[in-house]
The RNA shown here (transfer RNA) has 75 nucleotides and comes from a Candidatus Bipolaricaulota bacterium. Lineage of the source: Bacteria > Bacteria candidate phyla > Candidatus Bipolaricaulota. It was read from a public genome assembly. It matches the Rfam family "tRNA". It is annotated as a transfer RNA. Its mean pLDDT, the model's own confidence on a scale to 100, is 82.

RNA sequence: CGGGCCGUGGCGCAGCCUGGUUAGCGCGCCUGACUGGGGGUCAGGAGGUCGCGAGUUCGAAUCUCGCCGGCCCGA
Numbered sequence: 001c002g003g004g005c006c007g008u009g010g011c012g013c014a015g016c017c018u019g020g021u022u023a024g025c026g027c028g029c030c031u032g033a034c035u036g037g038g039g040g041u042c043a044g045g046a047g048g049u050c051g052c053g054a055g056u057u058c059g060a061a062u063c064u065c066g067c068c069g070g071c072c073c074g075a
Base pairs, nucleotide, nucleotide: 001074002073003072004071005070006069007068010027011026012025013024020058029045030044031043032042033041034040051067052066053065054064055063
């Protein structure tokens, strides 16, 4: 320098291809109940506007462009 993949709650991921109601799942965290306590089970709850910016559109996590970061391949 060229190419590919990835970036979504604290962590790990799905959703993107095919744009559309409140962005979900597991683990973790908080509260309560059961228990002598721990653990465990059950019920409830908080937490992300989707890496950043711009564009297209009535509408963008999803499409387009630029940039940033990570990983891999090639030179």